[in-house]
């Protein structure tokens, strides 16, 4: 220098061929249960989907520019 992959909740990740309430598990808070703790069960909160621009009636998803991390080639 070139090619490719990843980036979505505090953490690990899903999200189909673009379609309207953005999800799961773990974690956190509250409650139930228990003599009590753990486990288990229920509820709740938590996201500008890495940043920007564009395409579109509509973007987490498509295009372009950039950022960070990783792999490979030279």
């Nucleotide at each position: 220098g070139g090619u490719c992959c990843a980036u979505u909740a505090g953490c690990u990740c899903a999200g189909c061929c673009g379609g309207u309430u953005a999800g799961a598990g773990c974690g956190a808070g509250c409650g139930a249960c228990u003599u009590a703790u753990a486990a288990u069960c229920g509820c709740u909160a938590g996201g500008u989907c890495c940043g920007g621009u564009g395409u579109u009636c509509a973007a987490g998803c498509c295009a372009c520019c950039g950022a960070u991390g990783g792999a490979c080639c030279a």
A computed fold for a 74-nucleotide RNA from an uncultured Erysipelotrichaceae bacterium, annotated as transfer RNA. The sequence was found in a public genome assembly. It matches the Rfam family "tRNA". Rfam links the family to the GO term triplet codon-amino acid adaptor activity.